This is a predicted structure of a 682-nucleotide part of an RNA (large-subunit ribosomal RNA, domain II) from Anaerolinea sp. Rfam family: Bacterial large subunit ribosomal RNA. Model confidence (mean pLDDT): 87 of 100.
Context: one part of a larger RNA
Formats: sequence, structure tokens, C1' cells
RNA sequence: GCCUGCGAGUUAAUCUCUGUGGCGAGGUUAAGGAAGGAACAUCCGAAGCCGGAGCGAAAGCGAGUCUGAAUAGGGCGGUGAGUCGCAGGGAUUAGACACGAAACCGGGUGAGCUACCCAUGGCCAGGGUGAAACGGGUGUAACAGCCCGUGGAGGCCCGCACCUACUAAUGUUACAAAAUUAGGGGAUGAGCUGUGGGUAGGGGUGAUAUGCCAAACGAACUCGGAGAUAGCUUGUUCUCCCCGAAAUAGCUUUCGGGCUAGCGUCUGGUGUUCAGUCGCGGAGGUAGAGCACUGAAUGGGCUAGGGGGCUUAAUGCUUACCAAACCCAAUCAAACUCCGAAUGCCGCGACUUAUGAGCCAGACAGUCGGACUACGGGUGAUGAGAUUCGUGGUCGAAAGGGAAACAGCCCAGAUCAUCGGCUAAGGUCCCCCAAUUCAAGCUAAGUGGGAAACGAUGUGGGGUUACAGGAACAACCAGGAGGUUGGCUUAGAAGCAGCCAUCCUUUCAAGAGUGCGUAAUAGCUCACUGGUCUAGUGAUCCUGCGCGGAAAACGUAACGGGGCUAAGCUUGAUACCGAAGCCAUGGGAUGCGGCGCGAGCCGCAUCGGUAGGGGAGCGUUCUGCCAGCGGAGAAGGUCGACCGGAAGGACGGCUGGAGCGGGCAGAAGUGAGAAUGCAGGC
Repeated sequence: GCCUGCGAGUUAAUCUCUGUGGCGAGGUUAAGGAAGGAACAUCCGAAGCCGGAGCGAAAGCGAGUCUGAAUAGGGCGGUGAGUCGCAGGGAUUAGACACGAAACCGGGUGAGCUACCCAUGGCCAGGGUGAAACGGGUGUAACAGCCCGUGGAGGCCCGCACCUACUAAUGUUACAAAAUUAGGGGAUGAGCUGUGGGUAGGGGUGAUAUGCCAAACGAACUCGGAGAUAGCUUGUUCUCCCCGAAAUAGCUUUCGGGCUAGCGUCUGGUGUUCAGUCGCGGAGGUAGAGCACUGAAUGGGCUAGGGGGCUUAAUGCUUACCAAACCCAAUCAAACUCCGAAUGCCGCGACUUAUGAGCCAGACAGUCGGACUACGGGUGAUGAGAUUCGUGGUCGAAAGGGAAACAGCCCAGAUCAUCGGCUAAGGUCCCCCAAUUCAAGCUAAGUGGGAAACGAUGUGGGGUUACAGGAACAACCAGGAGGUUGGCUUAGAAGCAGCCAUCCUUUCAAGAGUGCGUAAUAGCUCACUGGUCUAGUGAUCCUGCGCGGAAAACGUAACGGGGCUAAGCUUGAUACCGAAGCCAUGGGAUGCGGCGCGAGCCGCAUCGGUAGGGGAGCGUUCUGCCAGCGGAGAAGGUCGACCGGAAGGACGGCUGGAGCGGGCAGAAGUGAGAAUGCAGGC
């Protein structure tokens, strides 16, 4: 891992609701007892319980009563039948659907491992060093000191056994649940070790590592309390039919849990009360807008006040300063409003739709982690696949078609069947079903088929304006002068460093000079003008489609691919393709309506679905009753093209070799694929 078997809402009591049955102003027995025949049925047994009257704390009164001074008001009552079985839904108490802790407590068992201790034994090759002390010599006044020798100390040195475990490798389903190999450390000591004994879990022991106490010790193991508890995780076994949620609010030692409400289902009642549209009547202060208020804020004017300056000692003058109020112009606001929609909301009326609308009562739930998307806001960085509200949608619980792939986007809601048809979104060159369709434009960038500020004689359309046949724009030829080197400044300043002024003259025209240039001049050039030439030339605004801006990591890789100049984009047109949508044909189910005595027939509508509610069934084991089958072959096994809407049910062959099914009831150890399920087999 697979196969087979086992494996999870049970039982009891009480309460409540529903269905059904008995009796009924009543209903019912419990313990116990009686005869038979033990279990069981029958009978006896009203003690008790529920109902039949309530109100009050109570005395008590009573269709009333309590409060109260009250004949007041108010509270609770008085008008509809209960009760006992059986079955089912739910609740409570019990282990209460099953398995699962970490832990807590009690009684015991452990120191044959290990920690420490006690008693008694054992062990430590060999080599080195050479303390004290002593002796001799020398030396001293005497010591001291020095030298030689003897001596043999030490948690001394090197190093086997022994003990240890610092490093590395190997090993890691090992040789081994801690080893092997090569090195390392201690090796007369706080040494190592045998045997016997001691200390016990709220504890012991500990040169403290929270170490060790029998291979897992922040509190051993074992049995018991015990099925501890588990707001948590996992699992929870046959079928079909109808409906079908929630991820919100309030409270919560509450936030992954609950309770009540909301939303679902079922039953009974009500009978259009619901919803939509239209009309009429309302409330309102959002969007927008505005500046009348409250504030913010810009420019100008006017002008209190302040600051500066001047001057006089008297309350003056002045100001390119600041600036209230006021005026003009132009603005801003969630907590501004002189105004003010659209929607939405409320009421009334009419119409339309209407078997899964509304409302009331009861029973049973589930839900309280939501997600994205569009629009309106907040928070954030006008970040987030962010977060938090509101309104709608989809997913959740929704399959199908489209978006290459893609819960939340677009289209559309799957009862079943069909080798039929029409469409939606989206598409129609090939992959790939359908136009290489039509008409008019645009794009040249493979733009299409990723991206901004910004930049640009890309190109199409539209507007405004200037110049132009009295000749424009561009190009070419020519002129571009004089006073004058304007004045100032300056070393110089001559059109061209800078400051001031910016005139006049000659002219077709020519600036006290547009740029380059010089130390300053010079030189080149421009504005401006004439000529040649000839028809449009500039500026600017709006707009369509393009261009640049444009760098990433496996391989083209930013059309799904091929490929496309349309097979791209815009506008219009026709046809076709395209889904589980719609239609057609046939079948089924559910609900409602009509008809029928009924079986049933006809019509209409509906039939996606998680949590969940409701309904109807299949099968297994056993029991009762009834009628049956079986050695001429039961159950079981196996094969088969049969029947049924499903769970399932027949029949036949072979196998097998002794029991078995059917109908109607009843009772459950009643259905397996999942629980790191349990046991066995392979």
C1' cells in the first nucleotide's frame, strides 16, 4: 500500500411539540395482588398525578381577586377539553455520535542503570625528576652561606593496563537505540574498581548540567479515580424527491466559542395585505453650485491703527513698510449654505404580475472567518490581490459558452433523451465551427500585440490669423550708408563688457544695431530694401491615428500559435457560426386548477444547489402470524445480452451440499472508502 472483517446520534428518566389511537368533564393507574402455565396476556389495586378557577407574600376571598380610604384607576384572571398509551422531532440530566490530549489526584513498584553515602576487598608495566631531613667538607666570633653525598617527597613529569571522551572521519533501515578507526586527556589520586548495604517521587541524590533516579525526568513507573476534560482536529456507513440559507446586529474574560434577533425549512391560519409601474401628495439638505453666514485665501482700491523717517514741543508732516473694517475683481470648505437636483424613502389611488409574495402562530435548524467586481465614501501614499462602511452583482452553494489557460469578469441558470432548429456573449485566413463579405475612411509604427511626465517639420481632419499676381515664402545677385568712435564708464569700449539716451540726415532700404568675431579696431552676418524667379507661404488653436521616451535574469516569451499591411483601427451594412439559453419531439417528477364514485385523464407552472429543513422508499439481522420451497439439490460462490426512477429485484447455467426465502406486522448491535482508524492476510 492493497484485500477481508470490525468501526461512530444509543439507552433511561423527565419536559415539550407533531402524528395516531382509547376514553372524555374527566383521564390514568404505581407498588402490590389474583387464577392459569414460568415468560406473557387478562383481571384487581385511585394511593398518587394531570385536568376541571383564579387572585394574593399570606390570613383569605372567589368569577373574581390584589393594591387602595375608594363602589376610582391599574395588575393578573374569567369566553375555545382534557388525559392516558404508541411512534417520531427537539430539550435537559447522565460518558450521551466515535476516537484523541498536555495534565491532576490516590495506592503501590523501583537505586541489579545511574547520583551520592556506608562497610569490606582488589588494581595501578616501565622510566624520569630529586623537596624536607641527615652526614661530610668548606666557611663564620657564632650563625648564615657554599660544595659533595645520603635520602626519596609530590592532587610532580613521560608512558602500558585501567579510566576518560577533546578533534576528525566513518557509521546514520548502523556492528551498535551512542559504536568503529586515527589521534587526544588522566594514569599515587578529589584515582579506578568488585561485593554487600542505605537514601523514593509534594521525594531522593547532585564538585548545578535541571543532571541522574532501569534506553524519552522542569518532576519516574504502574494500577486506580476514568469513558477526567477537550469552546479544538479528524471521522461519521443505503437511495430518490421538494424547498433552500448565512458569513450581519446587540451582549459576551468576547473576537476560530456562545445567546437572542436577522436570513432557511415544515405545519396551521389569514387571503393580495407583498412587489412593480403610473398618477397625486409629502418629508429631506447629498451631488452640483454658490459666497448671503462661519472660516480659509489672492490682487487692486480706499483708509483707521501700527512701524520707519523728518520736524517742532504740538500734537504736526511724510512714507515703493505692515495692515483691521469697507469697496471692486477672482477663489476654496466633511464638521460653511442665499440655493439645490437625480435616485432613494413615506402615504393614497389605479393597473399589472401572482402556486415557493406578504403577515400571524408553533416546531426544527444552520449561519456569526466571507471573496472579488461596479459605483458612493473613510483610513492609507486619491499604494496594495490592503483595510473599513454603504448600494447592486457574481462566487460562496453554479455546471454550460466566451475571456489561450483563469472561484468572484461577460453571456447564460444544467429534470431526462434526440445523428433536429434559432440565438446570447464572443466570433467568421489556418490551427478552429462560421465572410479571405460589402461600403467609406485612418494607420506604416508589426502600431495593432504592455507603460508616464516630457519631446518631435510623422500623417489625416477642422478652425483662427498674417503675407501674397500692386509678385509673397524659400533660394540666388546686389545694397545694408552718413552725423558717429552717440554720451558715460574704461587701459581700451568704435552697433555688439556694462550704464543712460535711442535722435537727425542721405535714401528703394539700412537698428545709435540680431548673432559670430577683435585687446580695441577690422572682418562675417541679420533686421530692412532693390532685382531674378514664380504660386501659394507662415503663425497658432482644437482633434484622429501613429514616433521616441522603453533595461533582467531557463528559451522566441508583452497577438494563445501559425501567420497578417489587413487577417490592424474607426464608422455603417448584410449573412453566417456559436451554450446544458430558447424552440421542436418524446419521457419522468412535483405543485396547483378542472373533470371523474374511483382507477385516472386534461391543462398550467415548476424541477442547479453547500450548511440545513421536509417527504417517500430500498436493503440487512432477529421475532410473531399466514401460506410455502429444499438431496429430482437450500444458503453461499460464479457467469449471463433480463426488470425497476434509484437504493435494488428476478431468472437460467455451472459450483456447492443442508437448509431457505415470500406476504403482513414488530424489534434493531441495520448499510463503510476515508477517522496518520482497529485486527488479520498478502